[in-house]
RNA sequence: AAUUCAUCAUGACCAGCCGAGGGAUUAGGCCCGAUGACGCUGGGGCAACCUGUCUGCAUCAACGCAGCAUAAGGUGCCACCUCCUGCGGCGAACAGCCGAGAGAUGAGGC
Numbered sequence: 001a002a003u004u005c006a007u008c009a010u011g012a013c014c015a016g017c018c019g020a021g022g023g024a025u026u027a028g029g030c031c032c033g034a035u036g037a038c039g040c041u042g043g044g045g046c047a048a049c050c051u052g053u054c055u056g057c058a059u060c061a062a063c064g065c066a067g068c069a070u071a072a073g074g075u076g077c078c079a080c081c082u083c084c085u086g087c088g089g090c091g092a093a094c095a096g097c098c099g100a101g102a103g104a105u106g107a108g109g110c
Base pairs, nucleotide, nucleotide: 003108004107005106006105007104008103013043014042015041016040017039021032022031023030027085028084029083044078045077046076048075049074050073051071052070053069054067055066056065057064082102087099088098089097090096
């Protein structure tokens, strides 16, 4: 790497540099962008998973379980629901809802 499991409706900006595209792919939309996006750097922040602590349950004791507690150590993240839809099902076949696929993040694995 493949692959397994979980989650993806909340949350989180300032500055410097760069200079034209960007929002995963692909098709249709929609949005952001010279009032400087995207990206890089410095600082700041958020709290998804792991982790520490705390509280409760459980235990002889540990291991363990739960938390709409806490911290921010490891990753991650900080426009729009993963921006929406395209695939299947339900549906007055519109709307809408559910699911899959794909993707992202974490943990395992390697």